[in-house]
RNA sequence: AGACCCAUGGUGUAAUUGGCAACACGCCUGAUUUUGGUUCAGGAGAGUUCAGGUUCGACCCCUGAUGGGUCUGCCA
Numbered sequence: 001a002g003a004c005c006c007a008u009g010g011u012g013u014a015a016u017u018g019g020c021a022a023c024a025c026g027c028c029u030g031a032u033u034u035u036g037g038u039u040c041a042g043g044a045g046a047g048u049u050c051a052g053g054u055u056c057g058a059c060c061c062c063u064g065a066u067g068g069g070u071c072u073g074c075c076a
Base pairs, nucleotide, nucleotide: 001072002071003070004069005068006067007066010025011024012023013022019056027043028042029041030040031039049065050064051063052062053061
């Protein structure tokens, strides 16, 4: 330098044909328990890396950028 892949709660992953983002763990509160753990019930927490575009409507499609990764190559 070129090609390809990835970016979503604190973490790990989902999201059907494009229709206002779900599950598990973790966290908080309560119940159960002598206490803790386990179990049960409820709750908080992301508008999806950024900027544009298409669309009635975008995590999803298109363009560019940023960050990370894989492979190939160039100079010394």

The prediction has a mean pLDDT of 80. Predicted 3D model of a 76-nucleotide RNA (transfer RNA) from a Flammeovirgaceae bacterium. Lineage of the source: Bacteria > Pseudomonadati > Cytophagia > Cytophagales > Flammeovirgaceae. Rfam family: tRNA. Rfam describes the family as follows. Transfer RNA (tRNA) molecules are approximately 80 nucleotides in length. The family's RNA type in Rfam is transfer RNA.